[in-house]
């Protein structure tokens, strides 16, 4: 020590991603009231105008401008600038993080060192000299500065002397020091000054200490091996030289050393640590402020001065820049503090004091002090405080929402009452100052006291889930939005606004970082059988780990003790600012180091033994281990002969192909390669790859039995090792029968570079020599020891039984090789003594998907290629096991007019009628795979009606509500196509409270509304097809599973049936299926009008009855149930029909009705006429008629049932060819009428196979009928006319019995019919079904799945197109580091000189001059290396609707993968 979202239909696990937390020197948006603390150039180690940042001391010394005072003046006192000379600082304090991966930091140590000022000790501080700047004068220069003569003093400089101690030393002895100055004084000296005393301060030498520093060494300290070798001054010695000191620090000589896989060399990043962030902790990341160390100071090089520098505000040099310049020469270095440009997302006053803490210098006063101590700006963090408060309504307005009733805002506001903290004014006023007179920049600052008045002070993100908050409008996949996963395509809690709500508050968001979560690198604390991971496999130095006893020992291990771990920081008491932050003091702790005392269990050394690991010896045993040599029979081909004819061979079927030059087939004979039937096995053997005729040599390993020896000699094993590796491949020679990549022909096919078939080269096959890769697998690394059991097998020992023996047969026991299971294990699957259990040891590996096993680089390799192996980019996901279903050109079973077995049809013909197109002012709309298309519409001339096209009216054709005026209504007439518009005349009822009264109705008018067959069937509600009248779909409760889920439903058997029945971790149950209902079939019985010649008949209404595997045989599990039979009108669901589980298809349907939500409102409403829905080059569907003789027309003669009628059916009778008219009985109907109802049958005649006596369309003419109206656009009758059509391709429909097929009749719509339609009624009345292989729908069970929108799934790959990044590329450019030559600047150092100058003790020094070596910078040459760019180019990612094909998921339709070629 928190988890959550996202892969799925769901699910558990694996894994990635991306939230919620903390944080920052931050930055952006919006906003902003006070005050406290702290913080502020992370980028250009960019470049810098201007001013400050290191000065002091006259008590070191020569002097002294001024100024004030003194004196007659030289001149002297006080003060005292300013330059010089000397001391001292000036290496500190301040910036910065370029470098730098170890000359550095950090923590412990060491030893060969210096050390101004300080501290304490000791000793001294005598004597001399000669310069020389100041300064005067000349003189060059534009300056900047520079020469040159002459003067001067020092605490400046040289020497002499002295030498306790130093320091050299051959131990005798030798070598080097010094300055002075200021106060004060009593005697005494002295013209003075002074001398002397004394007291400070210096100054020399020396010892010690403190601090401080220079070196040394251990130990830790970043990534890269696609950096493996580096290294010659290198490691070392001897001896020098150099430094303050150890050292290759440097020379000279000699060796050949030394560093590195424990990571050297190189490359790239980096200033380190105290500590900071985080985090339960380990660990992560980071390294501002503050503090320690360090390195830097325009870039490089260098030395000088000093006590200390190789010196930020110091000196030479050299390059770049910059700046002045009289063009000769000069000047500078903000990485000091302000600022200013640049840069950049971004970081501040050219501010005050030196009061205070701290440096410098002085004796001191003091002077300096951008250190520092303050103020400024900046919400940059952070901490406090405020923006008021207390009351106040069943609740104002305003704004929003509503179901229209209210509901939110909300006690909020108004209003009453009270407070004054900030903020504003005014009055006061510190501490900070050091026991001390003085001395405060902050700053009149904090703070205190009064006034007055709520007065002067709230925003930001956010509400779709993760996450705390939900509504309304707009928008319509647009515009936006977004951390994830997703919103958004007309009802968006996800997008704007708006009103409410939520979070946090002077702040809120957002980017950006960093840890966390994330056990997502795993030490704490992960995995590898199938997710992402065990090396193809063996040997084996290093390296790790390592059996029993004993002794020591003490490196590791424990443990005590000291030291140290800077300070601040975190933690913990306390304390001071009114709390807090902040700041003080104190404690604690600092896991780590380093000395040191103990301990000896267990690691480790070391020595001794030991036999249980390991080896080895003896004895046997098995085996397709290896190699090499021979070699046997079978079969293919091929050739020879021969016998024999037309074919063969191949396939789904075929063809190329051989074949009458004689195949195939057959017998003989030969020749030659390759493999090795039976044996033969989940069997042996080998480390793995792998290994199989037989024997013969050669050799490896195993296993057992003995327990004789050796004495731990083991396990593992990375790199660089070493071998060994199947196929394919290479490379050199051989060999080649058969198969056989490539290749050519044939075939399939839309193609077909295949899959099928003929041929056939490389290859297979031998030697040798390379390649080193396989899905090289048990997808499981070697080794050791433990942990139930059952059953097979192969190889060895024993022991028993049995036999004479040998076998067999039961058993143990070692060591192989399989199956099945406990326990535990595992996401499951599975493993399970042959682990995937339990532990231990080693080694290899793994970290989302792709990108990619690629690219570059490197090593191997003739080549092919192997081997190590990223990173840009992109994606939310990939993936594993199991669930459920759906799918399968997967399997098992079963079922249906599914198919077969039949009968008839459609597709052709003409027409009917629908629909598509198509035309139109309109041809209204709606259905449109099966499940549209004689369907809504069960009837379009007008109306219907929705559509066009014209007139017309607006509150409206129609509804309630209000007002006015008329009762109402009836008639006449004008104009019109009508609607409508105007004109006149008649008329006044009814109710009762008699009124401006009601009730109906009519006109008018007002505005609420009214209308809409507009729009969405994907917002709905009934309704309704379809799979299916198929038999399935479920749920309590139990049990199994993590979990979805299963089980129940499976299973065996049966059935029309989840219908029964056995069986069963299941027991029950519901919906569904049967059944209850209704029609028909048989009796019985009541009743009998309008039925009935009569009747116990027929027929109507009613009410019972009958049938249930009851009944018998056989079968079956004593089952359920099947089979045959009895009887029976009727047998196993009698027969139809009504009845349609869970659910599917976003199936249909806003135009039958209902209805949200949109939308139209003098029109998308609504009235009228007129058109159209009837159109017509086609194209589909469903019909009617037909093509004829089983038939057509004539004549005659039989038989029905269903219905249905008053605006109706319509008798008889009578006219008309007919359609119908006339006429008027009956009949609201078992009476009456359509309708003695029929046709088909039948009988009798006639045609005779012909485009006809078929067949009827078109058309012409006359007519009937309905109805305001048959023109568009009725129906029907009569005569005339007489298309196509001679039985229908491919394909397809219906039907299993009173079924099909023919025939007719009725009905509803309805004035009338476009009906051939549709729903029903009967009349005649068949064929066939062996069966379930096939085709179609279904159903269970099971299999496989990369489908789940569910195979109309889902995917691949080229090509074309757009973007991105990225690898090669002729070659370009630039960078940093090496290296070798030239050339060398300042400089130190070494060596010469002494013409010149100078000192000079005359020995010689020093300036100078020339030379050496080292050596920056520069030149220059060949190499590596890195980065960017580069015409063209290669593969890669992206990215709603291109092209081609369909490779993979199912037996994906040739199984499917791996290697190679």
């Nucleotide at each position: 020590a928190a988890g959550a979202g996202u892969u799925u239909g769901a699910u558990c696990a694996u894994g990635g991603c991306u939230c919620a937390g903390a944080u920052u020197g931050a930055a952006c948006g919006c906003u902003g009231g006070c005050g406290g603390c702290a913080u502020g150039c992370c980028u250009u180690a960019c470049a810098c105008a201007u001013g400050c940042a290191a000065g002091u001391c006259g008590a070191g010394c020569g002097g002294u401008a001024g100024a004030g005072g003194g004196g007659c003046a030289a001149c002297c006192c006080u003060c005292g600038a300013g330059a010089g000379u000397g001391g001292c600082g000036a290496a500190c304090g301040g910036g910065u993080g370029a470098g730098u991966a170890a000359u550095g930091c950090a923590u412990c140590g060491g030893a060969a060192c210096g050390u101004g000022c300080c501290c304490a000790g000791u000793c001294g501080u005598g004597g001399g000299g000669g310069a020389u700047a100041a300064c005067a004068c000349u003189u060059c220069g534009a300056a900047a500065g520079a020469a040159g003569u002459g003067c001067u003093a020092a605490u400046a400089c040289c020497g002499c002397a002295u030498a306790c101690g130093a320091c050299c030393u051959g131990a005798g002895g030798g070598u080097g020091a010094a300055a002075g100055c200021g106060g004060g004084g009593g005697a005494c000296c002295g013209c003075a000054a002074g001398g002397c005393c004394u007291c400070g301060u210096g100054c020399g030498a020396u010892u010690g200490g403190a601090g401080c520093g220079g070196c040394c060494g251990a130990u830790g300290u970043c990534a890269g091996a696609u950096u493996a070798g580096g290294u010659a001054g290198u490691u070392g010695g001897u001896g020098g030289g150099g430094u303050a000191a150890a050292g290759g620090c440097c020379c000279a000589c000699c060796a050949a050393g030394c560093c590195g896989a424990c990571g050297a060399u190189c490359u790239g990043u980096a200033g380190c640590u105290g500590g900071u962030c985080u985090g339960a902790g380990a660990g992560g990341a980071c390294g501002a402020c503050c503090a320690g160390c360090c390195a830097c100071a325009c870039u490089g090089g260098g030395a000088c001065u000093g006590a200390g520098a190789c010196a930020c505000g110091g000196c030479c040099c050299a390059c770049a820049c910059u700046c002045c310049u009289a063009c000769g020469g000069g000047a500078g270095g903000c990485a000091g503090c302000a600022g200013u440009g640049a840069g950049g997302a971004a970081u501040u006053u050219u501010c005050c004091g030196c009061a205070a803490u701290g440096g410098a210098c002085g004796a001191a006063g003091g002077u300096c002090u951008g250190a520092c101590g303050g103020a400024g700006c900046a919400a940059u963090c952070u901490c406090g405080c405020g923006u008021g408060g207390a009351g106040g309504a069943u609740g104002a307005c305003a704004c929003c929402u509503u179901u229209c009733g209210a509901g939110g805002c909300g006690u909020a506001a108004a209003c009453u009452c009270c407070u004054u903290u900030u903020a504003u004014g005014a009055g006061g006023g510190a501490a900070g100052a050091a026991a001390u007179u003085u001395u405060g920049a902050c700053g009149g600052u904090a703070c205190c006291u009064c006034a007055g008045g709520a007065a002067u002070a709230a925003g930001g993100g956010g509400c779709g889930g993760c996450u705390a908050a939900c509504u309304a409008c707009g928008u319509g996949c647009c515009a936006g939005c977004a951390g994830c996963c997703g919103c958004g395509g007309u009802a968006a809690u996800a997008c704007g606004u708006a009103g409410g709500c939520c979070c946090c508050a002077a702040g809120c968001a957002u980017u950006a970082u960093c840890c966390g979560a994330a056990a997502u690198u795993a030490c704490u604390g992960g995995g590898c059988g199938u997710a992402a991971a065990g090396c193809g496999a063996u040997c084996g130095a290093a390296g790790g780990c390592g059996g029993u006893c004993c002794g020591c020992u003490a490196a590791g291990u424990c443990u005590g003790g000291u030291g140290u771990u800077a300070a601040a920081g975190c933690c913990c008491u306390c304390g001071g600012c009114u709390c807090a932050a902040c700041c003080g003091a104190g404690g604690a702790a600092u896991c780590g180091u380093a000395c040191u005392g103990g301990a000896a269990a267990c690691u480790g050394a070391u020595a001794a033994a030991c036999u249980a690991g390991a080896a080895g010896a003896a004895u046997g045993c098995a085996g397709a281990g290896g190699u090499g040599a021979c070699u046997a029979g079978a079969a293919u081909u091929u050739c020879u002969a021969u016998u024999g004819u037309a074919g063969g061979g191949g396939u789904u079927a075929a063809a190329u192909c051989c074949g009458u030059a004689g195949a195939u087939a057959a017998u003989a004979g030969a020749a030659g390669g390759a493999a090795c039937a039976c044996c033969a096995a989940a069997a042996g053997c080998g480390a793995a790859g792998g290994c199989a005729u037989g024997c013969c040599a050669c050799u490896g390993g195993g296993c057992a039995u003995u327990u004789c020896c050796u004495g731990a000699c083991g396990c593992u094993g990375c790199g660089c090792g070493a071998u060994c590796g199947a196929a394919a491949g290479c490379g050199u020679g051989g060999g080649g029968a058969g198969c056989g990549a490539a290749a050519c022909g044939g075939a399939u096919u839309a193609g077909a570079u295949a899959c099928c078939c003929g041929u056939g080269u490389a290859g297979u096959c031998c030697a040798c020599g390379c390649c080193c890769u396989a899905a090289a697998c048990g997808a499981u690394g070697a080794a050791u020891a433990c942990u139930c059991g059952g059953u097979g097998u192969a190889g060895g020992a024993g022991g028993g039984u049995u036999u004479c023996a040998a076998u067999c047969c039961c058993u143990u026991u070692c060591a192989g090789u399989g199956c099945c299971c406990a326990a535990g294990c595992u996401a499951a699957c599975g493993c399970g003594u042959u682990a995937a259990g339990u532990a231990u040891u080693c080694c290899g590996c793994c970290u989302g998907g792709g990108g990619a096993g690629u690219a570059c680089g490197g090593u191997c390799g003739c080549a092919a290629g192997a081997u190590u192996a990223a990173a840009a980019c992109u994606c939310a996901a990939a993936g594993g096991a199991a669930u459920a279903g759906a799918c399968g050109g997967g399997g098992a079973u079963c079922u249906a007019c599914a198919c077969a077995a039949g009968c008839g049809g459609u597709g052709g013909a003409g027409c009917a009628u629908c629909u598509g197109g198509u035309u139109u002012a309109a041809u209204u709309c709606g259905a449109u795979a099966a499940u549209a298309a004689g369907c809504g519409g069960g009837g379009a001339a007008c109306c219907u009606u929705a559509c066009c096209g014209g007139g017309g009216c607006u509150u409206g054709a129609c509804a309630u509500c209000c007002u006015g005026a008329g009762a109402a209504c009836u008639c006449u007439u004008u104009g019109g196509a009508a609607a409508c518009a105007g004109a006149g005349a008649g008329g006044u009822g009814c109710c009762u409270u008699u009124a401006u009264g009601g009730a109906a109705c009519u006109c008018a008018g007002u505005g609420a509304c009214a209308g809409g067959u507009g729009c969405u069937g994907c917002a709905u509600g009934g309704u309704u097809g379809u799979c299916g009248u198929c038999a399935g779909c479920u749920c309590g409760u139990g049990c199994c599973u993590u979990g979805a889920g299963g089980u129940g439903u499976u299973c065996g058997g049966u059935u029309a049936a989840g219908u029964c029945c056995g069986u069963u971790a299941a027991c029950g149950a519901g919906c569904g299926c049967a059944a209850c209902c209704c029609u028909c079939g048989u009796c019985g019985u009541a009743u009998g009008u309008u039925g009935u010649u009569u009747u116990u008949u027929u027929c109507a209404u009613g009410c019972g009855a009958g049938a249930c595997u009851g009944c018998c045989g056989g079968g079956u599990u004593c089952a359920a149930c099947c089979c045959g039979g009895a009887g029976g009108a009727a047998g196993g669901u009698g027969a139809g029909g009504a009845c349609g589980a869970c659910g599917u298809c976003a199936a249909a349907u806003c135009a039958g009705c209902a209805u949200g939500g949109c939308c139209c409102u003098u029109a998308u409403g609504u009235c009228c006429c007129g058109g159209g829905c009837u159109a017509c080059a086609c194209a589909g569907g469903u019909g009617c008629u037909a093509c004829a003789a089983u038939g057509g027309c004539c004549g005659g003669u039989a038989c029905a049932a269903u219905g249905c009628g008053c605006a109706g059916c319509c008798a008889a009778g009578c006219c008309g060819u007919a359609a119908g008219g006339c006429g008027g009985a009956g009949c609201a109907a078992a009476u009456c009428g359509c309708a003695c109802c029929a046709a088909a049958a039948c009988c009798g005649g006639u045609c005779u196979c012909a485009g006809u006596u078929c067949g009827g369309a078109u058309u012409g003419a006359g007519g009937u009928c309905u109805g305001c109206a048959a023109c568009u656009c009725g129906a029907c009758c009569u005569c005339a006319u007489g298309a196509a059509g001679u039985u229908g391709g491919a394909a397809u429909c219906g039907c299993u019995a009173g079924u099909a097929a023919a025939c007719g009749c009725a009905g509803a719509u309805c004035a009338g019919c476009a009906a051939u339609g549709c729903u029903g009624c009967g009349u005649u009345g068949a064929a066939u079904a062996u069966g379930u292989u096939c085709c179609u729908g279904g159903a269970u069970c099971u299999u496989g799945u990369a489908c789940u929108c569910a195979c109309c799934g889902c995917c691949c790959g080229u090509c074309a197109a757009a973007u991105c990044a990225u690898g090669a590329a002729a070659g370009g450019u630039g960078g940093g580091g090496g290296u070798g030559c030239c050339c060398u600047a300042a400089g130190u150092c070494g060596c010469g000189u002494u013409a010149u100058c100078u000192c000079u003790u005359c020995g010689g020094g020093g300036a100078g001059c020339g030379u050496g070596c080292c050596c920056a910078a520069g030149g220059u040459a060949a190499a590596a290396c890195c980065a960017c760019u580069g015409a063209u180019u290669g593969g890669g990612a992206u990215u709603a609707a291109g092209u081609c094909g369909u490779a993979a998921c199912a037996a994906g339709g040739u199984a499917g993968c791996c290697g190679u070629a």
A computed fold for a 1461-nucleotide RNA from an uncultured prokaryote, annotated as small-subunit ribosomal RNA. Rfam family: Bacterial small subunit ribosomal RNA. The coordinates come from a structure-prediction model, not an experiment, and the mean pLDDT is 84.